[in-house]
């Protein structure tokens, strides 16, 4: 320098192809249970979807640019 994959909650990921309410597990908080803790049960909080712009009634999803990580090639 060229190419590819990935970036979504504290952590690990799905959703993207084919635009239509942002989800799952663990973790966290409250309550129940317990002498207390763990486990279990019920409920709850937490997101500028890497950044900027464009298209659209509507963008995590489509288009353009940029950044970061990993891999391949030179």
């Nucleotide at each position: 320098c060229g190419g590819a994959a990935c970036g979504u909650a504290g952590c690990g990921c799905a959703g993207c192809c084919c635009g239509g309410u942002a989800g799952c597990g663990c973790a966290c908080c409250a309550c129940g249970c317990u002498u207390g803790g763990g486990a279990c049960g019920u409920g709850g909080g937490g997101g500028u979807c890497g950044c900027g712009g464009g298209u659209u009634c509507a963008a995590a999803u489509c288009c353009c640019g940029c950044c970061g990580u990993u891999c391949c090639g030179a």
Transfer RNA from a Bacteroidota bacterium, 74 nucleotides, folded computationally. Rfam family: tRNA. The family's RNA type in Rfam is transfer RNA. The prediction has a mean pLDDT of 84.